A computed fold for an 86-nucleotide RNA from a Bacillota bacterium, annotated as NiCo (Nickel/Cobalt) riboswitch aptamer.
NCBI's taxonomy places the organism under Bacteria, Bacillati, Bacillota.
[in-house]
RNA sequence: AUAUUAGAAAAGAUCAGGCUGCCGGGCAACCGGUGAAGCCGGGCUUUUUAGCAGCCGGUAAGCUAUAUCCAACCGGUGGGACAAAA
Numbered sequence: 001a002u003a004u005u006a007g008a009a010a011a012g013a014u015c016a017g018g019c020u021g022c023c024g025g026g027c028a029a030c031c032g033g034u035g036a037a038g039c040c041g042g043g044c045u046u047u048u049u050a051g052c053a054g055c056c057g058g059u060a061a062g063c064u065a066u067a068u069c070c071a072a073c074c075g076g077u078g079g080g081a082c083a084a085a086a
Base pairs, nucleotide, nucleotide: 012082015080017040018039019038020036021034022033023032024031025030043052044051045050054077055076056075057074058073062069
């Protein structure tokens, strides 16, 4: 120097999965199918129960000329795998 292995990092993205799109059914809510590759694809803690950050929505003290914004509060979600370079 190169190769291999391990660790770290975690970009990436048709792995899974979710949303959306498209096709069909349905008055509708919604249901089934489809990869089409548009978006996301996930940080942790705990013996366990559970919990934190983050994200979405509701609401809104407060600031401000008004609106926007926003603390607190409430609801939902909160994530498996692979994995590059430095």
Rfam family: NiCo (Nickel/Cobalt) riboswitch aptamer. For this family Rfam cites "Bacterial riboswitches cooperatively bind Ni(2+) or Co(2+) ions and control expression of heavy metal transporters" (Furukawa et al., Mol Cell, 2015). Model confidence (mean pLDDT): 75 of 100.